Notes: This is a predicted structure of a 251-nucleotide part of an RNA (large-subunit ribosomal RNA, domain VI) from Candidatus Berkelbacteria bacterium CG_4_8_14_3_um_filter_39_27. RNAcentral holds the full RNA, with entries from ENA. It matches the Rfam family "Bacterial large subunit ribosomal RNA". Its family is annotated with structural constituent of ribosome and ribosome in the Gene Ontology.

[in-house]
Context: one part of a larger RNA
RNA sequence: CGAUCAAAACUUGAGGGAAAUUCUCCUUAGUACGAGAGGACCAGGAGGAACAAGCCUCUGGUGUACCAGUUGUGCCAUCAGGCGCAUCGCUGGGUAGCUAUGCUUGUAUGGAUAACCGCUGAAAGCAUAUAAGCGGGAAGCCAUGCCCAAGAUUAGGUUUUGUUUGAGAUCCCCCAAAGACGAUGGGGUUGAUAGGUUAGCGGUCUAAGUCCCGUAAGGGAUUCAGCCGUCUGAUACUAAUCGAUCGAAGA
Numbered sequence: 001c002g003a004u005c006a007a008a009a010c011u012u013g014a015g016g017g018a019a020a021u022u023c024u025c026c027u028u029a030g031u032a033c034g035a036g037a038g039g040a041c042c043a044g045g046a047g048g049a050a051c052a053a054g055c056c057u058c059u060g061g062u063g064u065a066c067c068a069g070u071u072g073u074g075c076c077a078u079c080a081g082g083c084g085c086a087u088c089g090c091u092g093g094g095u096a097g098c099u100a101u102g103c104u105u106g107u108a109u110g111g112a113u114a115a116c117c118g119c120u121g122a123a124a125g126c127a128u129a130u131a132a133g134c135g136g137g138a139a140g141c142c143a144u145g146c147c148c149a150a151g152a153u154u155a156g157g158u159u160u161u162g163u164u165u166g167a168g169a170u171c172c173c174c175c176a177a178a179g180a181c182g183a184u185g186g187g188g189u190u191g192a193u194a195g196g197u198u199a200g201c202g203g204u205c206u207a208a209g210u211c212c213c214g215u216a217a218g219g220g221a222u223u224c225a226g227c228c229g230u231c232u233g234a235u236a237c238u239a240a241u242c243g244a245u246c247g248a249a250g251a
Stems, first nucleotide, its partner, number of pairs: 001151001005162007015148003021049007033038001051106005059100004066093005071086006109143003116136004168246004172188005193239003196235005202228003209222005
């Protein structure tokens, strides 16, 4: 831009795409078969391997504005308590998120067939699966399951709203399950969108100060304390103010 008024939603599926794999074991059965050695079809069941998609409950990894321990040095005059620098100084842990080596899921079936195997059956009194007719038959083909999809210009369908008393959308602002930017999604006071606060979950592991014991290093009590990033809930305290623009006369 089109789809012959504009718009917000919900859809049909022409067509296209992805996927499609495979092994071992058990029962049948040491049966059929075979002199023996050996050893099934058919049928039923179980467990895996790769591969793919999704996810983070578990097991782990990471987690540079979380917690603790600790070395050297400088500073806060000193003690105590802290802070800076040294690869995040080093070390031990670790929420969210992101992750795999972790977890979950991933197919049978039907139809038409190939090679091939048949039924009935004439031409050709026989024979013949074929000439008329009717079957079986593959990891392959087409469906069924998953994804995209009406620019499918054959431009589909349904619902609702509006046509200036204007549906709807955007600018602007607060944001994240989104993200290079656009976009997408949530919210804008008729508000829990983000921050803060508060409560919880969770992490670290028992703060400082004071008191007691010990000559001291240190230990104990207060204290499952203190501190705490991204998680969950609540709460208008702060910020989303006020506004502006676009937008259909076809009937």